The part of an RNA shown here (small-subunit ribosomal RNA, central domain) has 357 nucleotides and comes from Candidatus Magasanikbacteria bacterium RIFCSPHIGHO2_02_FULL_47_14. The coordinates come from a structure-prediction model, not an experiment, and the mean pLDDT is 82. Taxonomically the source falls in Candidatus Magasanikiibacteriota (Bacteria, Bacteria candidate phyla). It matches the Rfam family "Bacterial small subunit ribosomal RNA". Rfam links the family to the GO terms ribosome and structural constituent of ribosome.
[in-house]
Context: one part of a larger RNA
RNA sequence: UUGGGCGUAAAGAGUUCGUAGGUGGUUUGGUAAGUCAUUGGUUAAAUCCUGGGGCUUAACUUCAGGACUGCUGAUGAUACUAUCAAGCUAGAGGCCGGGAAAGGCAAGCGGAACUGCCGGUGUAGUCGUAAUAAGCGCUGAUAUCGGCAGGAACACCAAAGGCGAAGGCAGCUUGCUAGAACGUGCCUGACACUCAAGAACGAAAGCGUGGGGAGCGAAGCGGAUUAGAUACCCGCGUAGUCCACGCCCUAAACGAUGUGCACUAGGUAUUGGGAGUAUCGACCCUCUCAGUGCCGUUCAAAAAAGCUAACGCGUUAAGUGCACCGCCUGGGGAGUACGGCCGCAAGGCUAAAACUC
Numbered sequence: 001u002u003g004g005g006c007g008u009a010a011a012g013a014g015u016u017c018g019u020a021g022g023u024g025g026u027u028u029g030g031u032a033a034g035u036c037a038u039u040g041g042u043u044a045a046a047u048c049c050u051g052g053g054g055c056u057u058a059a060c061u062u063c064a065g066g067a068c069u070g071c072u073g074a075u076g077a078u079a080c081u082a083u084c085a086a087g088c089u090a091g092a093g094g095c096c097g098g099g100a101a102a103g104g105c106a107a108g109c110g111g112a113a114c115u116g117c118c119g120g121u122g123u124a125g126u127c128g129u130a131a132u133a134a135g136c137g138c139u140g141a142u143a144u145c146g147g148c149a150g151g152a153a154c155a156c157c158a159a160a161g162g163c164g165a166a167g168g169c170a171g172c173u174u175g176c177u178a179g180a181a182c183g184u185g186c187c188u189g190a191c192a193c194u195c196a197a198g199a200a201c202g203a204a205a206g207c208g209u210g211g212g213g214a215g216c217g218a219a220g221c222g223g224a225u226u227a228g229a230u231a232c233c234c235g236c237g238u239a240g241u242c243c244a245c246g247c248c249c250u251a252a253a254c255g256a257u258g259u260g261c262a263c264u265a266g267g268u269a270u271u272g273g274g275a276g277u278a279u280c281g282a283c284c285c286u287c288u289c290a291g292u293g294c295c296g297u298u299c300a301a302a303a304a305a306g307c308u309a310a311c312g313c314g315u316u317a318a319g320u321g322c323a324c325c326g327c328c329u330g331g332g333g334a335g336u337a338c339g340g341c342c343g344c345a346a347g348g349c350u351a352a353a354a355c356u357c
Stems, first nucleotide, its partner, number of pairs: 004328003007311002012325001014201004021194003025088007033081002035077008048066007091191001092188004096183002103177007110154001114150008125136002162169002206247006215241002220236004258324006266295011306313002330357003339350004
């Protein structure tokens, strides 16, 4: 390479957009490049295969025929692929309509809690633990009432709920803005799918500059525990956590499951839209489209099929197929060294070998 795989054994890139490339709905006509048929040339000899001959046989050798593999010319076929031309509307996109949502960005506003400060009441404890101690407190704490200030997060609603490509998103209001679902016809007319390279986004921690700092709290300090205790428990507490701008680019970035399309029993719950029946109207009920979950099992009967090593998956497939991309190939060495690219740094991306079992 052929082949086999990727939920958990090695293996789906964190996610999306998208260039080249690969693949591509339906009808008619042209061309005939691929494709197919017939035929000519060439494919040295030897080798190989078949048949015959010669050494007593065989190996060996000789003669005739054939085969293999490709290249090329001619003639013809036109289903498929390709290409050119003209169409179509079932894919895709657009317009219109009324709804849903923690989708994103910005500004403003709100209450509870907390901490600090000021004032009132009030007196000896309080805090903390399994138990202590350290800490705080007569310079008046804890408790309680009132006021002021500050920062961060938004109880109930709240749900197997919703939205987003993923990361993720939750107090309320307003402005700007993106996407999806549904309904109805109309418009464009294959404009599509996937995507190496590339680009953008990307939790937390971390980095730079400037702010901010209530609570929490790596490091650090103190108190306990202990043989020790650089820990678990307690009291403090710096960076950080927050904001603006700029970097970093990783994760059990998980559904450990790439994206798109089609097909293959159902049942049930729920979210959003629509239609029908009914009704004064709404709900209930029936059907349908799009999402989000669960069940689909033993026995003897219905309680799918199929797949899987099993667990399990099962119209949200891990079933049956097609298209394209990524990735895997024994364990360790190692996601390391070296080199390159990126980064302020931390480090990231790409990525071996010797050796060893």